[in-house]
RNA sequence: AUACAGUUUCAGGGUUGGGUGUGAUUCCCUACCGGCGAUAAUAGCUCGCGACACGCGCAUAUAGCGCGUCUGACACGGUGGAAUUCCGUGGCCGACGGUAUAGUCCGGAUGGAAGAAACGGCAU
Numbered sequence: 001a002u003a004c005a006g007u008u009u010c011a012g013g014g015u016u017g018g019g020u021g022u023g024a025u026u027c028c029c030u031a032c033c034g035g036c037g038a039u040a041a042u043a044g045c046u047c048g049c050g051a052c053a054c055g056c057g058c059a060u061a062u063a064g065c066g067c068g069u070c071u072g073a074c075a076c077g078g079u080g081g082a083a084u085u086c087c088g089u090g091g092c093c094g095a096c097g098g099u100a101u102a103g104u105c106c107g108g109a110u111g112g113a114a115g116a117a118a119c120g121g122c123a124u
Base pairs, nucleotide, nucleotide: 001124002123004121006119007118008117009116010115017029018028019027031104032103033094034093035049036048037047038046044092045091053069054068055067056066057065058064074090075089076088077087078086096107097106098105
């Protein structure tokens, strides 16, 4: 230094100001937010992954594990060797349950997890 197995820790942000209304952080105007890996160059909207939900199998401790399904959204101009990633302009998107219709409130969740880091072990 690399491979393998292990332990520990970490691992998601956001409703401002106003309008209507008996009632809305849910509607309307406005505001605000952006997980992880990859990439010829920095990405919410390029590719892939994770979370939610559903199905099947295993398990029967009722906690789980594996596989599968589902899974949103971008254009134009500029620079450059290289950018749907940078700069400029204008757009767009956001699980489920609750509640006056929710990306931002409350809840499952003091959960789980893509993955990141550290540590020692073993082999070369």
Molecule: FMN riboswitch aptamer (RFN element)